[in-house]
Molecule: c-di-GMP-I riboswitch aptamer
Organism: Clostridium acidisoli DSM 12555
RNA sequence: UACUGAUACUAGCACACCUACUGAAAAGUAGGGUCGCAAAACUAUGGGUCUAAGGGGAUUUUUCCUAUGAUUGCCAAGUAGCCAAA
Numbered sequence: 001u002a003c004u005g006a007u008a009c010u011a012g013c014a015c016a017c018c019u020a021c022u023g024a025a026a027a028g029u030a031g032g033g034u035c036g037c038a039a040a041a042c043u044a045u046g047g048g049u050c051u052a053a054g055g056g057g058a059u060u061u062u063u064c065c066u067a068u069g070a071u072u073g074c075c076a077a078g079u080a081g082c083c084a085a086a
Base pairs, nucleotide, nucleotide: 004084005083012037013036017032018031019030020029021028022027035073041079042078043077045076046075047074048071049070050069054066055065056064057063058062
């Protein structure tokens, strides 16, 4: 340094839910809260999933398709980290 992650140490993040705000929605941000996480740190690059404002179609007061929107706590990939037994 790489792989690996048992026991700890030093730290860290914050599921669900509640409140406020943003957004068409999915969802996000902030505060509270702690289910869990050895990367549950960062990146939307590939895939998956979610939403459908706008656009298009139809059997047309409805419904279908579509991401330029979202998701990194869905899986990979890339970048960069704490400690350390075998």